[in-house]
Large-subunit ribosomal RNA, domain I from a Chromatiales bacterium, 498 nucleotides, folded computationally. Its Rfam family is "Bacterial large subunit ribosomal RNA". Rfam links the family to the GO terms structural constituent of ribosome and ribosome.
Context: one part of a larger RNA
RNA sequence: CGCAUACGGUGGAUGCCUAGGCGGUAGGAGGCGAUGAAGGACGUGGUAAUCUGCGAUAAGCCUCGGGGAGCCGAUAAACAGGCUUUGAUCCGGGGAUUUCCGAAUGGGGAAACCCACCGCUUCGUGCGGUAUCACACACUGAAUUCAUAGGUGUGUGAGGCGAACCCGGGGAACUGAAACAUCUAAGUACCCGGAGGAAAAGAAAUCAACCGAGAUUCCCUCAGUAGCGGCGAGCGAACGGGGACCAGCCCUAAAGCUUCUAUAGAUUCUAGUGGAACAGUCUGGAAAGUCUGGCCAUAGUGGGUGAUAGCCCCGUACACGAAAGGUCUAUAGAGGUUAUUCGAGUAGGACGGGACACGUGUUAUCUUGUCUGAACAUGGGGGGACCAUCCUCCAAGGCUAAAUACUACCUACCGACCGAUAGUGAACCAGUACCGUGAGGGAAAGGCGAAAAGAACCCCGGAGAGGGGAGUGAAAUAGAACCUGAAACCGUAUGCGU
Numbered sequence: 001c002g003c004a005u006a007c008g009g010u011g012g013a014u015g016c017c018u019a020g021g022c023g024g025u026a027g028g029a030g031g032c033g034a035u036g037a038a039g040g041a042c043g044u045g046g047u048a049a050u051c052u053g054c055g056a057u058a059a060g061c062c063u064c065g066g067g068g069a070g071c072c073g074a075u076a077a078a079c080a081g082g083c084u085u086u087g088a089u090c091c092g093g094g095g096a097u098u099u100c101c102g103a104a105u106g107g108g109g110a111a112a113c114c115c116a117c118c119g120c121u122u123c124g125u126g127c128g129g130u131a132u133c134a135c136a137c138a139c140u141g142a143a144u145u146c147a148u149a150g151g152u153g154u155g156u157g158a159g160g161c162g163a164a165c166c167c168g169g170g171g172a173a174c175u176g177a178a179a180c181a182u183c184u185a186a187g188u189a190c191c192c193g194g195a196g197g198a199a200a201a202g203a204a205a206u207c208a209a210c211c212g213a214g215a216u217u218c219c220c221u222c223a224g225u226a227g228c229g230g231c232g233a234g235c236g237a238a239c240g241g242g243g244a245c246c247a248g249c250c251c252u253a254a255a256g257c258u259u260c261u262a263u264a265g266a267u268u269c270u271a272g273u274g275g276a277a278c279a280g281u282c283u284g285g286a287a288a289g290u291c292u293g294g295c296c297a298u299a300g301u302g303g304g305u306g307a308u309a310g311c312c313c314c315g316u317a318c319a320c321g322a323a324a325g326g327u328c329u330a331u332a333g334a335g336g337u338u339a340u341u342c343g344a345g346u347a348g349g350a351c352g353g354g355a356c357a358c359g360u361g362u363u364a365u366c367u368u369g370u371c372u373g374a375a376c377a378u379g380g381g382g383g384g385a386c387c388a389u390c391c392u393c394c395a396a397g398g399c400u401a402a403a404u405a406c407u408a409c410c411u412a413c414c415g416a417c418c419g420a421u422a423g424u425g426a427a428c429c430a431g432u433a434c435c436g437u438g439a440g441g442g443a444a445a446g447g448c449g450a451a452a453a454g455a456a457c458c459c460c461g462g463a464g465a466g467g468g469g470a471g472u473g474a475a476a477u478a479g480a481a482c483c484u485g486a487a488a489c490c491g492u493a494u495g496c497g498u
Base pairs, nucleotide, nucleotide: 001497002496003495004494005493006492007491008490009489015483016447017446020418021417022415023414024413025412026411027410028409029407030406031161032160039101040100041099042055043054044053046079047078049075050074051073061095062094063093064092065091066090070083071082072081106115107114108113116130117129118128119127120126132158133157134156135155136154137153138152139151140150165196166194167193168192169191170190176183180230206213207212217244218243219242220241221240227235228234248399249398250397251343256337257336258335259334260333261332262331263330264329265328266327268326269325270324272320273319274318278293279292280291282289294311295310296300302314303313304312348372349371350370351369352368353367354366355365358384379394380393381392382391383390434441435440454482457469458468459467460466
C1' cells in the first nucleotide's frame, strides 16, 4: 500500500412528518382616499434587539354586547410591579385618539426635513386656515366708450392607490410565409384616458324571402362551410336551428336608475351557547393496540391526547343566539341624475383612409380627414355593383335588469396535488441577506423528547474547547453541531497478500 471483516469519524441521501404552498367548489365582498388612502419613517413596554399591535390617550382609551377565571402579544425565560367574580385578560359591534412623510394640498425640499403668513388664543407656538384645476355665483376690471380678457372672494367637486375583468384613444417587432415587400404575427404586447361590480351592447332606418321572425348579451351548432387570400402563408363569417336569460320605455318630463331618512318584515353576516355514549384485563415508558363485556348515533367529517379512541378532550349532526353595525325586500317622504324639442351641415356624393371574415375587387354596408350637399311621411333607408317591381324598416335624441367576464380580499369545504433540490422566489423575521450607479437580479436555511425531565454534583483541562463519571429519560450512538442517518471520503483493530 492492497483485499477482507468488525467498529468508528465525516457527510446529510433515504424513510416518516408538516407549520407552507398549488389547484378548485360554494357563498360573500367587489373597493380605499382631502373626515388625508395605499405604502412607509420615527416612536411606543419597567428591562437591549427584532417581529406583532398601537400612535405623544402610543402591546393601548371609552361604550355596547359575548364570555367566565385567570391575565399583563411573540422570540423568551427571569426579575420587578400590577390587574381580576364591583367580571379582568380575551372575542365581536360602535366611537375617541391617530406624530411625521406620502395625492400631500401654506412655500420649499436631497420623502419622513427646512421656512412662513393670517385669525383666534385660558398665551402653551396651543387651535384653525392658507395648493392646483374644473364648474357655479358674486364683486371688480385694462389696452378701449360699451364690453371683453384679466383679477379677487365664496361654495361644490376632482386629484392618488388598487389583482384581474371592461370600454375608449394610440399602437409595434420578433415570428410565419421555409428568403421578402402586400399579407401574417395582431389591433396582440405595450403606452395613455375612463368606469363599474360587472363593463359594453340594447328595444330595428334589423333580418328574412314573397313564408315569416321580432331589443341586447352569452353558450352549442351551422362550419373550418360560404367566402377572403403575393388565391401563397394563412384569415374565416352569416342566415337558419338548439339552449341560458328575458323587459321594456322616455323626449317641456316619465317608466326608471340612484342617494338619504323613517317604518315594517326577512333571513343572513360580524362574538357565541347547548350538544349523546366505557369500563376492566394483558403487553408496554405510555393504550387509543390485544382480550372480555357494554353504550350512543339526525353525531362513525376532522383534529388532539405518551402507539391505532364513535363513547378522554376540542369538535361534529342537530337545536338555539345579537345591545350595536351590515345585507335584502316592501311602503312612504325628500333629493340627485340624463337628454335643444321626432332629430340638417344630417342622409347622400367626390377624393383619401379605417371597420366589416371581405387585401378595391363587379363590392354593397358602417365610419370619417378634406370639399360638397337633399327630401322631410304625397317623404326616406335597406334587401351585397346597378335598375325596376315587391317586401321590410323609420337614421341623424336618450335610458334600461338578467343571462356573460374576472378574483387582490373574506368564510367554509374539497383534492388518484407537492412534501423541504418538491410545492410559491419565500414552510424559517424573504422580496430578506447579498449583487448592481440604476432599471433590476435574488438566495441558502424545517424536525431533540411524550414531557426540558435541556444533564445537579465530581474529575481532566486555560475560571477554556472538548471529554469522562453521576443523574434524567423507554431510548443520550435522542445531548441541543440533537428523528432516521445511505454513498463518496478519512481512520482504528484483526487476518491475509506484497